[in-house]
RNA sequence: UCGCUUGUAGCUCAGGGGUAGAGCAUCUGUCUGAUACACAGAAAGCCAUAGGUUCAAAUCCUAUCAGGCGAA
Repeated sequence: UCGCUUGUAGCUCAGGGGUAGAGCAUCUGUCUGAUACACAGAAAGCCAUAGGUUCAAAUCCUAUCAGGCGAA
């Protein structure tokens, strides 16, 4: 320098055009003498950034940024 790949909740990951989900973690309640377990519920994300296409973009296109892999 070029190519490929990843970026979504505190963490690990789904979701590949129609208002974003799970597990773990956190908080509250029930249970217990108390804690833990279990059960029920809640909170937490303008989907890396900026443009474009579209009635509608996390999703498609372009550029940039960051991590990883490869070629020279």
This is a predicted structure of a 72-nucleotide RNA (transfer RNA) from a Cytophagales bacterium. The RNAcentral record of the sequence draws on ENA. It matches the Rfam family "tRNA". Gene Ontology term of the family: triplet codon-amino acid adaptor activity. The source organism's lineage runs through Bacteria, Pseudomonadati, Bacteroidota, Cytophagia and Cytophagales. The prediction has a mean pLDDT of 83.